This is a predicted structure of a 73-nucleotide RNA (transfer RNA) from Chryseobacterium sp. JJR-5R.

[in-house]
RNA sequence: GAAGCGUUAGUUCAGCAGGAAGAAUGCCGCCCUGUCACGGCGGAGGCCGCAGGUUCGAGUCCUGCACGCUUCC
Numbered sequence: 001g002a003a004g005c006g007u008u009a010g011u012u013c014a015g016c017a018g019g020a021a022g023a024a025u026g027c028c029g030c031c032c033u034g035u036c037a038c039g040g041c042g043g044a045g046g047c048c049g050c051a052g053g054u055u056c057g058a059g060u061c062c063u064g065c066a067c068g069c070u071u072c073c
Stems, first nucleotide, its partner, number of pairs: 001072007010025004019056001027043005049065005
């Protein structure tokens, strides 16, 4: 220098023919228990790496940039 993959909740990850964001775990509250744990129920937490573009509508498509991993030279 070139190519590919990845970047979504505190963490690990889904979401893949564009219709508007979920799971697990963690955190908070309640129930349960003599207490803790386990278990049950509920809740908060994200404008999807950044900036543009396309579209009525973008996590999803296109472009540039940043970071990480891999490969080639």
About this RNA
It matches the Rfam family "tRNA". It is annotated as a transfer RNA. RNAcentral holds the sequence, with entries from ENA. Lineage of the source: Bacteria > Pseudomonadati > Bacteroidota > Flavobacteriales > Chryseobacterium. The prediction has a mean pLDDT of 83.